[in-house]
RNA sequence: GGCUACUUAGCUCAGUUGGUAGAGCAUCGGAAUCAUAAUCCGCAGGUCGCUGGUCCGAGUCCGGCAGUAGCCA
Numbered sequence: 001g002g003c004u005a006c007u008u009a010g011c012u013c014a015g016u017u018g019g020u021a022g023a024g025c026a027u028c029g030g031a032a033u034c035a036u037a038a039u040c041c042g043c044a045g046g047u048c049g050c051u052g053g054u055c056c057g058a059g060u061c062c063g064g065c066a067g068u069a070g071c072c073a
Base pairs, nucleotide, nucleotide: 001072002071003070004069005068006067007066010025011024012023013022019056028042029041030040031039049065050064051063052062053061
């Protein structure tokens, strides 16, 4: 330098045919316990890497850029 894949909550990951974003764990609050852990219940937390485009509508499709991993030279 070229090619491929990936980037979504604090972490690990889903997200179907484009229709307005979820799970588990963790944090926080509560229950229970003499108390702590385990257990049970509940809340909060993300304008989906950045920036443009298409569309009535984009996490999803298209372009550019950045980052990570792999392959080739």
The RNA shown here (transfer RNA) has 73 nucleotides and comes from Lentisphaeria bacterium UBA1732. It was read from a public genome assembly. The coordinates come from a structure-prediction model, not an experiment, and the mean pLDDT is 82. NCBI's taxonomy places the organism under Bacteria, Pseudomonadati, Lentisphaerota, Lentisphaeria. Its Rfam family is "tRNA". Rfam classes the family as a transfer RNA.